Model confidence (mean pLDDT): 86 of 100.
A computed fold for a 350-nucleotide part of an RNA from a marine metagenome, annotated as small-subunit ribosomal RNA, central domain.
RNAcentral holds the full RNA, with entries from SILVA.
[in-house]
Context: one part of a larger RNA
RNA sequence: UUGGGCGUAAAGCGCGUGUAGGCGGUAAGGUAAGUCAAACGUGAAAGUCAACGGCUCAACCGGGGAAUUGCGUUUGAUACUGUCUUACUGGAGUACGGGAGGGGAGAGCGGAAUUCCUAGUGUAGCAGUGAAAUGCGUAGAUAUUAGGAAGAACACCGGUGGCGAAGGCGGCUCUCUGGUCCGUUACUGACGCUGAGACGCGAAAGCCAGGGGAGCGAACGGGAUUAGAUACCCCGGUAGUCCUGGCCGUAAACGAUGGGCACUAGGUGAAGGAGGUAUCGAUCCCUUCUGUGCCGUAGCUAACGCAUUAAGUGCCCCGCCUGGGGAUUACGGUCGCAAGGCUGAAACUC
Numbered sequence: 001u002u003g004g005g006c007g008u009a010a011a012g013c014g015c016g017u018g019u020a021g022g023c024g025g026u027a028a029g030g031u032a033a034g035u036c037a038a039a040c041g042u043g044a045a046a047g048u049c050a051a052c053g054g055c056u057c058a059a060c061c062g063g064g065g066a067a068u069u070g071c072g073u074u075u076g077a078u079a080c081u082g083u084c085u086u087a088c089u090g091g092a093g094u095a096c097g098g099g100a101g102g103g104g105a106g107a108g109c110g111g112a113a114u115u116c117c118u119a120g121u122g123u124a125g126c127a128g129u130g131a132a133a134u135g136c137g138u139a140g141a142u143a144u145u146a147g148g149a150a151g152a153a154c155a156c157c158g159g160u161g162g163c164g165a166a167g168g169c170g171g172c173u174c175u176c177u178g179g180u181c182c183g184u185u186a187c188u189g190a191c192g193c194u195g196a197g198a199c200g201c202g203a204a205a206g207c208c209a210g211g212g213g214a215g216c217g218a219a220c221g222g223g224a225u226u227a228g229a230u231a232c233c234c235c236g237g238u239a240g241u242c243c244u245g246g247c248c249g250u251a252a253a254c255g256a257u258g259g260g261c262a263c264u265a266g267g268u269g270a271a272g273g274a275g276g277u278a279u280c281g282a283u284c285c286c287u288u289c290u291g292u293g294c295c296g297u298a299g300c301u302a303a304c305g306c307a308u309u310a311a312g313u314g315c316c317c318c319g320c321c322u323g324g325g326g327a328u329u330a331c332g333g334u335c336g337c338a339a340g341g342c343u344g345a346a347a348c349u350c
Stems, first nucleotide, its partner, number of pairs: 004321003007304002012318001014201004021194003025088007033081002035077008048066002052062003091191001092188004096183004103177007110154001114150008125136002162169002206247006215241002220236004258317006266295004271290006278283001299306002323350003332343004
C1' cells in the first nucleotide's frame, strides 16, 4: 500500500466549540477545469511480445510489426463532478405563541439529625463485639430536660422518572443565565454534515495560598483475632472531605457501542406537549411529535446477543487496531510547583 476490522477477542479520542480539509438538497442556463471521444505530434535505440527470415537446429543475428497503458496540441460531446448566473423550499436557521425540567452561577432562608458547651433531674455504669478488651464514667458519664454554638448533608416525595455535550445535577425562595420540546403561519434561502491541528469543559484523589473543621476518616497509635496479622472487627485519630482563588487533566470518564442523514414488522410501559371525538366538567378513548425503558420479526453476529434509541440496510466525515511479553516502559520532545500527564520505540524472548 491492498485488504479486513473496532459492544465482550487488538481497536471509538472522556466530552464539546470550531479552523483548514473532505463531503454536500431541487430546477434552469452559461462555461468546459475534471470526465469521455477522435485526429495529429511525441513516447530514442537495444530489450520484451507474436509471426517471418539467416547461420544444417538452437543460442545468436536481421528487417518490418505489436507494445510503450504516458504527455502535449487541436477539434468535438455535456450525463455526472467542478465553477459562474438565476430561481426554489423539503435540509438548516430566525421570528411569534405556549410547555416541562435535581441544566448552570450567585445570594438568602429552613427543619431533622450529629458533636460540643452551659444548667437541671439522676446514679453506676456506658460504649463495643462472634466473644472480649483498649476507651469513656463517682472530678458524676450513659439516659433525660432546657438553653446555646458549629459544620456538613438535605429523610419522605423519589420513580429502569427528569435535565445536561460529557463530567455530572436533588430541602425552599429570589436574581442572572444556557439548552430543549410542541404549535401555527410568516421570514431567510443550502446559510448544511463532519472535523487534522487549535481552544474550552472535564468525577474522585492529589498540589499551592488563605479560611473552615461537626460527622466521617487514608497515614498513625492502641485493643482484639491469628502460627504470624504491617489486614478484615473494635477504641481513638492527622491529612483530607467543606468554602474562596489558582493548578492538575486522569477513570471500568462504560451503553466497554464516535458524529450526521435516510430507510427497514409489530407489542407493551412510563414522561413532556399538540390535535380530534364524546362529556356540563373532571376524565376516558383515538391520532401525532419529542425524548426514555422492556419484549420481539426480518436481518446481522463466532456466539452471547443487537433489533426504528441497531450491533440491520446504505452514504459522508473523523479517531483508532495489526500476535503475547518487553511496554500505560526507555530515549527525545512537550505540559506541570510537584505528583505526574501526553507523545512513544528497540534489543531480546515465546